Description
TPP riboswitch aptamer (THI element), 97 nucleotides, folded computationally.
RNA sequence: AGCAGCCGCCAGGGGUAUCCCGCGAUGCGGGGUUGAGAGAGUCCCUUGGAACCUGACCCGGGUCAUUCCGGCGUAGGGAGAGCGGUGCGAGUCUGAA
Numbered sequence: 001a002g003c004a005g006c007c008g009c010c011a012g013g014g015g016u017a018u019c020c021c022g023c024g025a026u027g028c029g030g031g032g033u034u035g036a037g038a039g040a041g042u043c044c045c046u047u048g049g050a051a052c053c054u055g056a057c058c059c060g061g062g063u064c065a066u067u068c069c070g071g072c073g074u075a076g077g078g079a080g081a082g083c084g085g086u087g088c089g090a091g092u093c094u095g096a097a
Base pairs, nucleotide, nucleotide: 002088003087005086006085007084008083009082010080011046012045013044014043017033018032019031020030021029022028023027052077053076054075058071059070060069061068
């Protein structure tokens, strides 16, 4: 030079469903389910990218119900190949012994 990991900083991306009850009701509040997260907590993700979106009012199973589970999925998209520290570190050059 380069680089796995870890720490910090800056920047960017993303989702928020379903069921039940109540109410002054096209919303708000409480509770159940799944989940990291259900407008919430810096919660998750940033190219080695299943965070998330599309296909999709899809297919199979399950549920009171749902993007609940699996398939689709080696599919098509998707936001930094960021900065600093720590750590690893071949080779080369110089000096000393």
The prediction has a mean pLDDT of 77.